[in-house]
Molecule: Bacterial small signal recognition particle RNA
Organism: Lentisphaeria bacterium
RNA sequence: GAACGGAACCUGUGCGGCGGAUGAGAUGUGAACCUGGUCAGAUGGGGAACCAAGCAGCCAUAAGCAUUGAAGCCGUGCGCGGCAGAAUUUCUGUUUCU
Repeated sequence: GAACGGAACCUGUGCGGCGGAUGAGAUGUGAACCUGGUCAGAUGGGGAACCAAGCAGCCAUAAGCAUUGAAGCCGUGCGCGGCAGAAUUUCUGUUUCU
């Protein structure tokens, strides 16, 4: 010097981390009355047995509110000798020539 290869560098991309918004699900709360159930007391009907409507209370919930959070989405020169491509600038290994 040459050939072959590896790494650094550039680009794209994969996986993950971090951040953001959204949103099934879960939990809690949640209606003086215009949700439901049960309806003390009281009320009405009845000779009575009973029946009816039904306030408060209690229970269950709707809309809403709060918390949480799987999946997916967006962003991020944060990580991974994860992958691929480009370039031939740098470093390095093997073989070979002078």